[in-house]
Context: one part of a larger RNA
RNA sequence: GCCAACGAGUUAAUGUGUAUUGCCUAGGUUAAGUCCGUUACUGGAUGGAGCCGCAGGGAAACCGAGUGUUAAUAGCGCGUUAGUAUUACACAUUAGACCCGAAGCCUGAAGAGCUUGCCUUGAGCAGGGUGCAUUUCGCCGAAAGGCGAAAGAAGGCCCGAACCGGUUAGCCGUACAAUACUAUCGGAUGACUUGAGGCAAGGAGUGAAAAGCUAAUCGAUUCAGGUAAUAGCUGGUUUUCUCCGAAAUAGCUUUUGGGUUAGCGUCGAGGUUACCUUCCGGGGGUAGAGCACUGGAAGAGUUGAACAGGGAGCAAUCUCGUCAACUCUAUCAAACUCCGAAUACCGGAAGCCAUUACUCGGCAGUUAGACUGUGGGGGCUAAGCUCCAUUGGUCAAAAGGGAAACAGCCCGGACCUCCAUUUAAGGUCCCUAAAUCUACGUUAAGUACGCUUAAGGAGGUGAAAUUUCUCAGACAGUGAGGAUGUUGGCUUAGAAGCAGCCAUCAUUUAAAGAAAGCGUAACAGCUCACUCACUAAGAGAUCUUGCGCCGAAGAUGAUCGGGGUUAAACGUAGUACCGAAACUGAGGAUGUCCAAUUUCUUCGGAGAUUGGGCGUGGUAGGAGAACGUUCUUGACUGCAGUGAAGCCAAAGGGGUGACCCAUGGUGGAGCGUCAAGAAGUGAGAAUGUUGGC
Numbered sequence: 001g002c003c004a005a006c007g008a009g010u011u012a013a014u015g016u017g018u019a020u021u022g023c024c025u026a027g028g029u030u031a032a033g034u035c036c037g038u039u040a041c042u043g044g045a046u047g048g049a050g051c052c053g054c055a056g057g058g059a060a061a062c063c064g065a066g067u068g069u070u071a072a073u074a075g076c077g078c079g080u081u082a083g084u085a086u087u088a089c090a091c092a093u094u095a096g097a098c099c100c101g102a103a104g105c106c107u108g109a110a111g112a113g114c115u116u117g118c119c120u121u122g123a124g125c126a127g128g129g130u131g132c133a134u135u136u137c138g139c140c141g142a143a144a145g146g147c148g149a150a151a152g153a154a155g156g157c158c159c160g161a162a163c164c165g166g167u168u169a170g171c172c173g174u175a176c177a178a179u180a181c182u183a184u185c186g187g188a189u190g191a192c193u194u195g196a197g198g199c200a201a202g203g204a205g206u207g208a209a210a211a212g213c214u215a216a217u218c219g220a221u222u223c224a225g226g227u228a229a230u231a232g233c234u235g236g237u238u239u240u241c242u243c244c245g246a247a248a249u250a251g252c253u254u255u256u257g258g259g260u261u262a263g264c265g266u267c268g269a270g271g272u273u274a275c276c277u278u279c280c281g282g283g284g285g286u287a288g289a290g291c292a293c294u295g296g297a298a299g300a301g302u303u304g305a306a307c308a309g310g311g312a313g314c315a316a317u318c319u320c321g322u323c324a325a326c327u328c329u330a331u332c333a334a335a336c337u338c339c340g341a342a343u344a345c346c347g348g349a350a351g352c353c354a355u356u357a358c359u360c361g362g363c364a365g366u367u368a369g370a371c372u373g374u375g376g377g378g379g380c381u382a383a384g385c386u387c388c389a390u391u392g393g394u395c396a397a398a399a400g401g402g403a404a405a406c407a408g409c410c411c412g413g414a415c416c417u418c419c420a421u422u423u424a425a426g427g428u429c430c431c432u433a434a435a436u437c438u439a440c441g442u443u444a445a446g447u448a449c450g451c452u453u454a455a456g457g458a459g460g461u462g463a464a465a466u467u468u469c470u471c472a473g474a475c476a477g478u479g480a481g482g483a484u485g486u487u488g489g490c491u492u493a494g495a496a497g498c499a500g501c502c503a504u505c506a507u508u509u510a511a512a513g514a515a516a517g518c519g520u521a522a523c524a525g526c527u528c529a530c531u532c533a534c535u536a537a538g539a540g541a542u543c544u545u546g547c548g549c550c551g552a553a554g555a556u557g558a559u560c561g562g563g564g565u566u567a568a569a570c571g572u573a574g575u576a577c578c579g580a581a582a583c584u585g586a587g588g589a590u591g592u593c594c595a596a597u598u599u600c601u602u603c604g605g606a607g608a609u610u611g612g613g614c615g616u617g618g619u620a621g622g623a624g625a626a627c628g629u630u631c632u633u634g635a636c637u638g639c640a641g642u643g644a645a646g647c648c649a650a651a652g653g654g655g656u657g658a659c660c661c662a663u664g665g666u667g668g669a670g671c672g673u674c675a676a677g678a679a680g681u682g683a684g685a686a687u688g689u690u691g692g693c
Stems, first nucleotide, its partner, number of pairs: 001693006011095009021085002024083001027052003033046004056063002066078004098236002101233001105226006116200009125190001127159003130155001134151007163187003168183003202218001204214003239626006249262005263366002265363006276351007288339001289337002294333003298329008309320004369395004373390006400411003415588004420584001422582001426578003429563003435575001437574006448565002456550002460547004465542005477534005483507003488502003513528001516527003589616012627682001629679008638671002646666004652661003
C1' cells in the first nucleotide's frame, strides 16, 4: 500500500413541543407496595399517597372576574375556563452522552543486581627513571655548623604495560553494537582501581554541581488505580429519492478561530396584506456650483501707518521694501454655504391579490467571507493591500458556452431522453464549427491580430482648415552681375563692408547692405542679400486631426493559443452563417395550486383519473417518502436433499433510486413473503483497530 472483518448521536430520568390514543373530561392520572396469572415475567387487578388542571391580581394584608397602582369610579399594567395520562418522534438538561486523541494532576505500591554517595571486609597496580628527610665516614671549626663521599628510599614525582578512562580523526550510522570498532590520546602509589555484603528514593534521595544520576525511563522514576480526567482544538461520523434553502452582519461577552440574543433558512398553525407600478403630498443640504459668511492662496490699484531699513539727492523729495484696511480681476475648501439636483426615504390614494408579507410555535445552521462595478477613508488616487457604503452582481452553494489555460469577468441558471430548431456572449484562413463575404478608407511598423508604456524627439504618411507667392513666369536649378564716392568717420602699430564705437548717406543702375557669413597681420580672395537671362506650373508657411516611428534594458527558450497573416491588421457600414445543458419542438417523470369526474368516509376529510397554470442547480441546514440488515409476534396450516442459506455470472425482467425478481453453475441445511414491533441497523477515508498478502 491493497483486501477482509470490526469501527462513531446510544441509554436512563426530567422537561418542552408536535402527532396519537382514551366508548376519559371540570376533571385526568396513579407511584412504590400488595394480590393474581401465563409455553414465554408479557400481563391483569388493587393501591388516590402524590402530581397537573378547575382564578386571578398584589411585596403583603387582602380582594376576587377582577385586581394592583391611585385622592380617583379616570388612565395604565396583569388577568377574565379545557384539561389530563399513555405512546411515538424531535430537541434540551443531568449523566463518559457521537467516536478516537493529550501534555498533565492526585493516591497507593515496586525499585540503589544500572548508576550516585557512604559504611564494613577483601583484592590489584610489569618494568625503568629521579634520588627528599635522616644516618655514617673523612676534612675544617671552640661550638653552632660547613664541605665531600657513602648509605638511605620520600613523592596526589617522571616514562610506560595490566587496570581505569574516553582527547582527536576515521569507520559505522535499516550498525557487529539502542554509543561499538581502528589508530591516536589522559591517569597509572593514589582525592587510585576493583570484588562481596550493607545503608539512603520520588517533591524524595544522591550529587568535587552537568538540573547529572536514581534499572536503555528524569526540570520530578516505574507500575496500578481515580479514569471513558479535561480538550472553546484537529481528525472521522456508514443506504436512497423528493421539496425548500441560508450566513460569513449587529449588540453583549477575560471576548475576538468560542458563546449568546437579534438578522437571514425550514416546517406547522393563524388570520388576511405587504412588495411593486402610477399619481399626490412632504422634509433635506449630498453631487454640482458659488464666494454672500468662516478660512486659505495669487496679481493689480487706492488709502493709511511706521520711519526700523536699502538706493539717489545739498535739501525738499523720489524710488525699492514692510504692515493694515478697502476696491477690482482670477481662484480653493471633509469639518465654508447666497444656492442646489437626480436617486433614496416618509405619508396618502388607486391598480395588483399570492407557493407572498405579518404574528405565534418546533428545529436549525451561520456570525474567518472572496473578487468585480460604483461612491469614499487609510496608503504613494501602490498592492491579488486595508476599512466602510451600495436590499448592486457573481462565486461561496452554479454545472454549460466565451475569455488559449483562468472560483469572483461576459453570456446564461442543468428534472430526464432525442444524430430536432432558433439564438446569446463570442466568432467565421488552417489547427477548429462557421465569410479567404460585400463596400469605402487607413497602416508598411509584422505596427497589429493578447495586456501595457511617459516626458521628449522626427521633411513617416492620410485627411481637413487658414494664409502668402505665381504664365505680368512663382519655388528649385543653371549662366551672368553683385558696382562708384570710399580705405565712411573715430579708434588703432594696422582696422580697407566684416576687433570695437558712431553714423548708416548719396551716385550709377536691371540690381547691388557704408554689408548676412567664411577669410587676411592689414589688404587680397570666396559666398549671401538683391537683379537679369534660360527653363516652365505650381511653390512656401501655420494650425487641427487619423494611423504609424524612436524613446523601449533582466535574469533556463522563444512566441499573437500555435501555424501564420500585408490582411487573416485597424476604422466605418452591411448581409449571411457558426455558436450553450438558454429558447422552441416531441415524449416521459415529479412537486404544488385550480377545476371536473369518480371511490371510500368517523362527514372533518382521504385516494384515483383527466385537463390547465406555475415549478423541479444547490453547501450548512429544515421537512417528507422509501430501500436494505438482525431479532420478536401473528398469518401464509408458505418454500426446502426433486436441494435452504451463502458464493460465482456483463449480458433476462421490474423500480427515479437505495434495491428487488428470474435463470444457470457451485454449495449441502435451513429459509422466505405479508402485517406489525424492537434495534449492537448500512463505511472509503479517523497518521483508525485486528488479521492476511

The part of an RNA shown here (large-subunit ribosomal RNA, domain II) has 693 nucleotides and comes from a Candidatus Nomurabacteria bacterium. Its Rfam family is "Bacterial large subunit ribosomal RNA". It was read from a public genome assembly.